[in-house]
RNA sequence: CGCUGAAUCCCCGCCUCAUACCGCGGGGAAUGGGGGAACCAACGAGUUCCUAUCAGGGGCGAAUCGCACCCACCUGGUUGCGUAGCGCAAGACCUUUCCGCGCGAGCCCGACAGCUAACCCCGUAAGCGUCGAAAGA
Numbered sequence: 001c002g003c004u005g006a007a008u009c010c011c012c013g014c015c016u017c018a019u020a021c022c023g024c025g026g027g028g029a030a031u032g033g034g035g036g037a038a039c040c041a042a043c044g045a046g047u048u049c050c051u052a053u054c055a056g057g058g059g060c061g062a063a064u065c066g067c068a069c070c071c072a073c074c075u076g077g078u079u080g081c082g083u084a085g086c087g088c089a090a091g092a093c094c095u096u097u098c099c100g101c102g103c104g105a106g107c108c109c110g111a112c113a114g115c116u117a118a119c120c121c122c123g124u125a126a127g128c129g130u131c132g133a134a135a136g137a
Stems, first nucleotide, its partner, number of pairs: 001129004008029007030124006040114001056112001057109004065082004070077002085103004094136005
């Protein structure tokens, strides 16, 4: 100076030789997420089939789903290949297309939540380093 992401900005006090930096406390703005009426949706009875006896259910996120091998015998795990989907400053910003390169994880709630006005609660982290082309405005 940029990138992923909501994860930014401002004010006051403390700290100080200092009106500075870092840090701490408080407040405001902005922004992200969750819970939460009515209406709507869903939920009922009988019969048949299948599965189960926590294969619960739910949330954040792009991060879902499938196939194969191996391990295991469990409803599982490892690896590989794909895939829904997601991301990528070099004249500045925006849009579109092509090409190329990546991601396609992880975590949380704790038996419980559809939507949802009022209202209530929580977050403002963490991790990185781009150097292709064309067109439009």